Predicted 3D model of RNase P RNA and transfer RNA as a complex of 468 nucleotides. The coordinates come from a structure-prediction model, not an experiment, and the mean pLDDT is 77. It holds a member of the Rfam family "Bacterial RNase P class A". The family's RNA type in Rfam is ribozyme.
RNA sequence: ACGGAAGGUUGGGCAGUUACGAAUAUUAAUUGGAAACAAGAUAUUUGAGGAAAGUCCGAGCUUCAUGGAAAUAAGAUGCCAGUUAAUGGCUGGCUGGGGUAACCCAAGGGAAAGUGCAGCAGAAAAUAUACCGCCCUAAAUAGCAAUAUUAGGGUAAGGGUGAAAUGGUGCGGUAAGAGCGCACCGCAUUGAUGGCAACAUGAAUGGCACUGUAAACCCCAUCUGAAGCAAGACCGAAUAGAAACGCACCGAUGCAAUUUAAUUGUAUCAACAUUUAUUUCCAAAUGGCGUUCGGGUAGGUCGCAUGAAUUUUUUGGUAACAAAAAAUCAAGAUGAAUGGCUGCCCCCAUAGCAAUAUGGGACAGAACUCGGCUUAUAGACCUUCCGUCAUU
RNA sequence: GAUCGCUUAGCUCAGCCGGUAGAGCAACUGACUUUUAAUCAGUAGGUCGAGAGUUCGAAUCUCUCAGCGAUCACCA
Numbered sequence: 001a002c003g004g005a006a007g008g009u010u011g012g013g014c015a016g017u018u019a020c021g022a023a024u025a026u027u028a029a030u031u032g033g034a035a036a037c038a039a040g041a042u043a044u045u046u047g048a049g050g051a052a053a054g055u056c057c058g059a060g061c062u063u064c065a066u067g068g069a070a071a072u073a074a075g076a077u078g079c080c081a082g083u084u085a086a087u088g089g090c091u092g093g094c095u096g097g098g099g100u101a102a103c104c105c106a107a108g109g110g111a112a113a114g115u116g117c118a119g120c121a122g123a124a125a126a127u128a129u130a131c132c133g134c135c136c137u138a139a140a141u142a143g144c145a146a147u148a149u150u151a152g153g154g155u156a157a158g159g160g161u162g163a164a165a166u167g168g169u170g171c172g173g174u175a176a177g178a179g180c181g182c183a184c185c186g187c188a189u190u191g192a193u194g195g196c197a198a199c200a201u202g203a204a205u206g207g208c209a210c211u212g213u214a215a216a217c218c219c220c221a222u223c224u225g226a227a228g229c230a231a232g233a234c235c236g237a238a239u240a241g242a243a244a245c246g247c248a249c250c251g252a253u254g255c256a257a258u259u260u261a262a263u264u265g266u267a268u269c270a271a272c273a274u275u276u277a278u279u280u281c282c283a284a285a286u287g288g289c290g291u292u293c294g295g296g297u298a299g300g301u302c303g304c305a306u307g308a309a310u311u312u313u314u315u316g317g318u319a320a321c322a323a324a325a326a327a328u329c330a331a332g333a334u335g336a337a338u339g340g341c342u343g344c345c346c347c348c349a350u351a352g353c354a355a356u357a358u359g360g361g362a363c364a365g366a367a368c369u370c371g372g373c374u375u376a377u378a379g380a381c382c383u384u385c386c387g388u389c390a391u392u
Numbered sequence: 393g394a395u396c397g398c399u400u401a402g403c404u405c406a407g408c409c410g411g412u413a414g415a416g417c418a419a420c421u422g423a424c425u426u427u428u429a430a431u432c433a434g435u436a437g438g439u440c441g442a443g444a445g446u447u448c449g450a451a452u453c454u455c456u457c458a459g460c461g462a463u464c465a466c467c468a
Stems, first nucleotide, its partner, number of pairs: 001388010012345007020047008030039003049363001053374002056372005061228004066283007074224005079093005094108001095106004109219002114217002116213003131159002133155005139150004167185006186208001187206004192201003232302004241293001243292005251269008272287004295467003309328008346361006393464007402417004411448001419435005441457005
């Protein structure tokens, strides 16, 4: 210099002017009001993000009247260790894969519990098999013979098919072959050493059993109550539930009132139902529950901005992160605010020799609040590292 | 704001516990008819919304995006 890898910061700047939202203060005069006060006016302060987005995970908060036990269903996660309020996040490590390297990627438990699937091609696709081929034997036929054809058998080396063909390479061995034998590699089992662990290393034994697929069903381990701020609380206004359908109950005893029997009310017991996935049990509470249709109001306040908060420094830790100290308070709605213009500078494009002129400034916009992930993002800047080439 | 669902031929929909995509209508060609319609016979038309991943193989399974649609107030 060129080409890469990893990480971080920023997200046009300054000034003027004029609007809009919110808060606070003042309000002589203006409008309303008896007043408080409200409207309006004036002044001051303040007003989007790194993703405010997607709503993909996890929490706070709130409601479901309440507590306990068991089983089932459903869903999620899935190498090991750590971290966190929590997570499927993050950090470090292991194993496997990619890259010359810096470094990057992985839903990475179980296929010797069971079931299913593996189309087409191919001889054969999960209890292996024999199309071509290689080899042997004997008889028949042809031939002087070599040999050829047919028949019977051996074989899995070679060919061919496929994503995948029942360990790989080499030597020996054999009629030809074959873990048939041996060496190395792979695999399985056993025990040893190191490591918290995943796992790694080397040793002995075994001739090789156990094809792949679980982002197919499933098994194992761990975890999870449901709904969501349109949650919910309070105030106010209005209206029509003797509506229809379904389920359940309407049993016994005592007391009281009225009374001809009987009816009504009330208490106790039993049964039944309901109590937010389903079922069962125990306790407790309630006496109805569910669906449909119809009626009314669509107003206000709170929830709602001091929080797992932000910034800086120090300490511990490889790191994620944790702890301590100091400083700071920073939008908030009715769906609606957070803008426009001017000047100078910055960056980019076009034109131009140049001065300069013209045009443009990424993605995108809070709505109960946080922690992550994912996706979108013009340009500018910074740090560390790797490879190649050149020079010294 | 929150919670769900859908996307396959020009249109309406199947296929979705994996093996290479169909039906009806529409379009085109031919036959029948004097001609048209109807009828009969045949033909073409698809990156299965987009991009990754799992798998030998994906419309189908998983993830991330895009577009479209639906539902959710309170009182008695």